[in-house]
RNA sequence: AAAAUGGCAAACCCGCCGAAAGGCGGGGACGCAAAGCCAACGAGGCUACCGCCGCACACCUGCGGCCAUGCCGGUCGGGUUACCGAA
Numbered sequence: 001a002a003a004a005u006g007g008c009a010a011a012c013c014c015g016c017c018g019a020a021a022g023g024c025g026g027g028g029a030c031g032c033a034a035a036g037c038c039a040a041c042g043a044g045g046c047u048a049c050c051g052c053c054g055c056a057c058a059c060c061u062g063c064g065g066c067c068a069u070g071c072c073g074g075u076c077g078g079g080u081u082a083c084c085g086a087a
Stems, first nucleotide, its partner, number of pairs: 007032002012027006030074001036080003041077003044072003051066006
């Protein structure tokens, strides 16, 4: 290289959790050779309950901006572990 046993599961749908991003379970397969693990290793992306600032309002409250401490890792790099098998 060839082959085999297997693995994971995008979109979408249903249920639950969450303010949201998103997650979990079931169904489902677009893809994936690490689409296993880490995410407090770097970059990137998403969201904004709270907080801060501004505006409106008699109040309740509403709207806008900023903010990660919340997320993603199937965005890229890095770290780490690993199945079959030739050499």
Notes:
c-di-GMP-I riboswitch aptamer from uncultured Longimicrobium sp., 87 nucleotides, folded computationally. The sequence is in RNAcentral, with records from MGnify. The source organism's lineage runs through Bacteria, Longimicrobiia, Longimicrobiales, Longimicrobiaceae and Longimicrobium.